[in-house]
Context: one part of a larger RNA
RNA sequence: UGACGUUGAAGGAACUCGGCAAUUUACCUCCGUAACUUCGGAAUAAGGAGGCCCUCGGCGAGCGCAAGCUCGUUGGGGGGGCACAGGCCAGGGGGUGGCAACUGUUUAACAAAAACACAGGGCUCUGCGAAAUCGAGAGAUGACGUAUAGGGUCUGACGCCUGCCCGGUGCCGGAAGGUUAAAAGGAGAGGUGCAAGCCUUGAAUUGAAGCCCCGGUAAACGGCGGCCGUAACUAUAACGGUCCUAAGGUAGCGAAAUUCCUUGUCGGGUAAGUUCCGACCUGCACGAAUGGCGUAAUGACUUCCCCGCUGUCUCCAACGUCAGCUCA
Repeated sequence: UGACGUUGAAGGAACUCGGCAAUUUACCUCCGUAACUUCGGAAUAAGGAGGCCCUCGGCGAGCGCAAGCUCGUUGGGGGGGCACAGGCCAGGGGGUGGCAACUGUUUAACAAAAACACAGGGCUCUGCGAAAUCGAGAGAUGACGUAUAGGGUCUGACGCCUGCCCGGUGCCGGAAGGUUAAAAGGAGAGGUGCAAGCCUUGAAUUGAAGCCCCGGUAAACGGCGGCCGUAACUAUAACGGUCCUAAGGUAGCGAAAUUCCUUGUCGGGUAAGUUCCGACCUGCACGAAUGGCGUAAUGACUUCCCCGCUGUCUCCAACGUCAGCUCA
């Protein structure tokens, strides 16, 4: 000096990105227990008291022929210690947001989460030799199942809801029409031959799916405007005009896990707050199953605050064990 431990005056988070780490708490009995809530919870909420030994009595249970023995529980009196759940073991607590409903799952060896899954919801395909998948095939899975079944895909408990757009892309439907391959067809044309013929070429016409075309479909992929004017202070614009569009963002939420400007502005909390909470709305660039907004319970998740507690710190010190260093 380091590692691992133990202890610490006064203060008590001033440390730090952050109470990281280490303390505190811890068991049983009795009392007591808030908001909120899906009425189950929240809850061991929080908060408090007691616990050792001796002695006297009450009640109960078991065993025993009985004497009695054992156990549980309850009331009174007394005693000792620094300390009585005397060792080990053994929750710190509370408040407020965000996200995810939950229990689960995951990057074996830097990530455990808000990611995945999930019950629930929707769309879509599939009538059984099913669809889908594997395989050249036979065949197999699906399934010894049969639409309350099976596959694909999105969302993700529950509550309230899920607006407008089918122009583009996709999918579905459409006995017409256009285009169109092979094939059919064969008007003609050419070569050759005396000719019959043989060979080559070939217009019209017929001709499938697809595409064009006509419709439907957004819990399909996706999308959801601009400029100008206007009210008897000002400001603002319920109102009007105009351009464009397939349609111009509804409800709800909003400086948000989304807000650049930005430490926005106001309020709260602090003596002092780029974080936090509540509002406002000027949404650079929220928004409705790429789900929107709420939500009790849950979380080794994450933000902020408070109480308790402490060597995290002010500010370091001593001791124990081990290592190192110096000397022998």
Notes: A computed fold for a 328-nucleotide part of an RNA from uncultured Roseiarcus sp., annotated as large-subunit ribosomal RNA, domain IV. The full RNA is in RNAcentral, with records from MGnify. The prediction has a mean pLDDT of 88. Taxonomically the source falls in Roseiarcus (Bacteria, Pseudomonadati, Pseudomonadota, Roseiarcaceae).